[in-house]
RNA sequence: GGAGUCGGCCGGGCGGCCGCGGGCGGCAACGCCCGAGGAAAGUCCGGGCUCCGAAGGGCAGGGUGCUGGGUAACCCCCAGGCGGGGCGACCCGCGGAAAGCGCCACAGAGAACAGUCCGCCGCGAGAGCGGUAAGGGUGAAACGGUGAGGUAAGAGCUCACCAGCGGACCGGGCGACCGGUUCGGCUCGGCAAGCCCCACCCGGAGCAAGGCCAAGCAGGGAGCGUUCGUCGGCGCCGACGCAGCGAUGCGGAGGCCCGGCGGGAAGGACGGCCCGUCCGAGCUCCCGGGUCGGCUGCACGAGGGCCUCGGCCCCGGGGCCCCGCGAGGGGUCCAGAGAGAUGGGCGCCGGGCGAUCGCGAGAUCGCCGCACAGAACCCGGCUUACAGGCCGGCUCCUCCA
Numbered sequence: 001g002g003a004g005u006c007g008g009c010c011g012g013g014c015g016g017c018c019g020c021g022g023g024c025g026g027c028a029a030c031g032c033c034c035g036a037g038g039a040a041a042g043u044c045c046g047g048g049c050u051c052c053g054a055a056g057g058g059c060a061g062g063g064u065g066c067u068g069g070g071u072a073a074c075c076c077c078c079a080g081g082c083g084g085g086g087c088g089a090c091c092c093g094c095g096g097a098a099a100g101c102g103c104c105a106c107a108g109a110g111a112a113c114a115g116u117c118c119g120c121c122g123c124g125a126g127a128g129c130g131g132u133a134a135g136g137g138u139g140a141a142a143c144g145g146u147g148a149g150g151u152a153a154g155a156g157c158u159c160a161c162c163a164g165c166g167g168a169c170c171g172g173g174c175g176a177c178c179g180g181u182u183c184g185g186c187u188c189g190g191c192a193a194g195c196c197c198c199a200c201c202c203g204g205a206g207c208a209a210g211g212c213c214a215a216g217c218a219g220g221g222a223g224c225g226u227u228c229g230u231c232g233g234c235g236c237c238g239a240c241g242c243a244g245c246g247a248u249g250c251g252g253a254g255g256c257c258c259g260g261c262g263g264g265a266a267g268g269a270c271g272g273c274c275c276g277u278c279c280g281a282g283c284u285c286c287c288g289g290g291u292c293g294g295c296u297g298c299a300c301g302a303g304g305g306c307c308u309c310g311g312c313c314c315c316g317g318g319g320c321c322c323c324g325c326g327a328g329g330g331g332u333c334c335a336g337a338g339a340g341a342u343g344g345g346c347g348c349c350g351g352g353c354g355a356u357c358g359c360g361a362g363a364u365c366g367c368c369g370c371a372c373a374g375a376a377c378c379c380g381g382c383u384u385a386c387a388g389g390c391c392g393g394c395u396c397c398u399c400c401a
Stems, first nucleotide, its partner, number of pairs: 001397010012349004017344002020035006037372001041383002044381005049206004061202005066080005081094005095197002100195002102191003117136002119132005144162006163187001165184008210296004219287006227263007235256003240251004267279004306329005315324003350370001351368007
């Protein structure tokens, strides 16, 4: 210098103006303070909190899955183990297929207690029959490898070595596992994200959870009031009387209703009180549940930020600086809406793009508000999105001294 790999961080800054949400002060006008993120996103895991359910156990169902540790908990994190990939830094994966069932496309003769398509060998005149997994062919995968013996040709058929599997033992490690000795049958396919087996974990619903207050209407209860006189009405009912054999007709005291006039009336209207005027049949109080609505949950928390220490064997990564975790210190309150605020505009700096000038560093002018995105009960993770930029560790190649 080039190529790569892993980890961390920032992701505009400052100052005016007009607005928006919240808090505090103020009678008010107004003033002061605070006001999105690393992912606020997806809602995929785990928890706090709330209500409901629940003695305990089992079945069903769901989840997790190498080991050890961290944690409130985890499908998370850290360290380690094994397998696979890469020259390497590093990356990816993870219970059991020798308990059982099932499946293994296409191709191929054959896909799981194997099997004869070609070839090879023997017999046969031939068709064919028998033997054979060494060789060819198919396939993602065809029942160990090399050599020797053996044979008609062959074959773990036999033997030696190697690989692999299983058992026992020894040593190391908390453990996953690693190293070794010995024995065994000569060899055992893959898929558990098909069922299944084993171990462990799991009650349900969610802030529209839940709690408090509570108009109006309806329900239950209590209190006060709903009146008097007179006149009118082709209004309604009508004791009784009369006529008639009867159906019925005629008269009719009285009651009810409606209206007029006069008085009275609990209560109401004229802002409150007194007076006054007008209206007036309902008015008032209590109780329980509870609609609209309001308050709360709701911002002091497994907080955030800053500093110190864990600093040279003794927290981890890492290596002199950052991240995580833990301990300590001092200081602080840091969004809380409820159709849902966090916006608009200006100036300077920064950034990007283009043009011109300049050998170059750069200068001038013009354009672009300039990544992904945006709280809604809170927290720990994971995943996904992200213009541009910064820092550090490590690896490989090349060059120079």
Bacterial RNase P class A from an Actinomycetota bacterium, 401 nucleotides, folded computationally. It matches the Rfam family "Bacterial RNase P class A". Rfam's curators write: Ribonuclease P (RNase P) is a ubiquitous endoribonuclease, found in archaea, bacteria and eukarya as well as chloroplasts and mitochondria. The prediction has a mean pLDDT of 78. Of the family's consensus pairs, 92% are formed in the model. RNAcentral holds the sequence, with entries from ENA.